[in-house]
RNA sequence: AGCUCAUCGAGAGGGACUGAGGGAAACGGCCCGUUGAAGUCCCGGCAACCGCCACGCGAGCCUCCGACCACUCGGAUUCGUGCGGUGCGGUGCCAAAUCCGUCCCGGUCCGAGAGUCGGCCCCCGGGGAAGAUGAGAA
Numbered sequence: 001a002g003c004u005c006a007u008c009g010a011g012a013g014g015g016a017c018u019g020a021g022g023g024a025a026a027c028g029g030c031c032c033g034u035u036g037a038a039g040u041c042c043c044g045g046c047a048a049c050c051g052c053c054a055c056g057c058g059a060g061c062c063u064c065c066g067a068c069c070a071c072u073c074g075g076a077u078u079c080g081u082g083c084g085g086u087g088c089g090g091u092g093c094c095a096a097a098u099c100c101g102u103c104c105c106g107g108u109c110c111g112a113g114a115g116u117c118g119g120c121c122c123c124c125g126g127g128g129a130a131g132a133u134g135a136g137a138a
Stems, first nucleotide, its partner, number of pairs: 003136006013043005021032003026102004044094003049090002051086003055082005063076005098130001103127005109119004
């Protein structure tokens, strides 16, 4: 790099260095930028994917403890799941919906006409593609 799953209209910026671009890529739009872009560093913050903690439910019975004459049951441990907490650890992020569109479907609208056909700049809804982040598998 590729694959799988989840999420993506919320949230969170100051300083130093530097100096012209930036918003992933192409095109179009719209924005941000010499009142300082991108980048690097420092500090701060946001969120809660994973981790961690507590509780509920379910499964299981390898091991340990206890109860029972016994079948077995209860607890610890293990796995799954739900709800909550934490912000210590692993990431991530801190203009604008992933800034918006591109492809498809429906609505709307337009023109023909009949149990439908064609188009559709803009607008609304849904999906896809691509991308980002996390977790995981090989």
Source information: This is a predicted structure of a 138-nucleotide RNA (SAM riboswitch aptamer (S box leader)) from Marmoricola sp. URHB0036. It was read from a public genome assembly, where an Rfam model found it. Model confidence (mean pLDDT): 81 of 100. Rfam family: SAM riboswitch aptamer (S box leader). Rfam describes the family as follows. The SAM riboswitch is found upstream of a number of genes which code for proteins involved in methionine or cysteine biosynthesis in Gram-positive bacteria.